RNA sequence: CAGAUUCAAGGGCAAAGCUAUUGAAAAAUAGCGACGCAAAGCUAAAGGGGCUACAGCGGGGACAAGGACCUGCCAUGCCAGCCAGCUGCUCGU
Numbered sequence: 001c002a003g004a005u006u007c008a009a010g011g012g013c014a015a016a017g018c019u020a021u022u023g024a025a026a027a028a029u030a031g032c033g034a035c036g037c038a039a040a041g042c043u044a045a046a047g048g049g050g051c052u053a054c055a056g057c058g059g060g061g062a063c064a065a066g067g068a069c070c071u072g073c074c075a076u077g078c079c080a081g082c083c084a085g086c087u088g089c090u091c092g093u
Base pairs, nucleotide, nucleotide: 004093005092012037013036017032018031019030020029021028022027035081041086042085043084047083048082049079050078051077056073057072058071059070060069
């Protein structure tokens, strides 16, 4: 110096839930809060997978028609604490 490993040390992040805000929603941000995490750091059309569907298109019952309602499809919207890729701290061995 490089790699592997993990009893430690210094520490770090922060689930669920609650409050406020943004959003059609998924969800995100901030505060409180800690279930847990050796990467719970970064990366989301351009690795896989998952979630939502405002608008749009199609269908449905009723109806003179329309609107409202129900339903299917649809993401370059959202999730990395689903897998994955990239990067990284450290006493000792």
This is a predicted structure of a 93-nucleotide RNA (c-di-GMP-I riboswitch aptamer) from Alicyclobacillus contaminans DSM 17975. The model forms 95% of the base pairs in the Rfam consensus. It was read from a public genome assembly, where an Rfam model found it. Lineage of the source: Bacteria > Bacilli > Caryophanales > Alicyclobacillaceae > Paenalicyclobacillus contaminans. The coordinates come from a structure-prediction model, not an experiment, and the mean pLDDT is 79.